[in-house]
RNA sequence: GACAAAGGCAAACCCGUCGAAAGACGGCGACGCAAAGCCACGGGCCUACGUCCGACCACGGAUAUGGCCGCCGAGCCGCCGAA
Numbered sequence: 001g002a003c004a005a006a007g008g009c010a011a012a013c014c015c016g017u018c019g020a021a022a023g024a025c026g027g028c029g030a031c032g033c034a035a036a037g038c039c040a041c042g043g044g045c046c047u048a049c050g051u052c053c054g055a056c057c058a059c060g061g062a063u064a065u066g067g068c069c070g071c072c073g074a075g076c077c078g079c080c081g082a083a
Stems, first nucleotide, its partner, number of pairs: 001080001008033002014027005031070001037076002041073003044068003050063005
């Protein structure tokens, strides 16, 4: 980062599995992506099993050790080569 080339990844929905959930994995499928490759170091966001508090019937609130890299920054690696 181009009316280029070769390719790559795969949203949502649905199905199955795991999970308390967020979500992850696999299949289908393509919304899109020049890093939509990896990474949880920083910020942000999601969930609350458990714990604490309040009610003490039902519940409510706080909280990450859980999670999101297709939210951003940082770090690492990578294809092509017009301006």

The RNA shown here (c-di-GMP-I riboswitch aptamer) has 83 nucleotides and comes from a soil metagenome. The coordinates come from a structure-prediction model, not an experiment, and the mean pLDDT is 89. The model forms 100% of the base pairs in the Rfam consensus. Its Rfam family is "c-di-GMP-I riboswitch aptamer". Its family is annotated with cyclic-di-GMP binding in the Gene Ontology.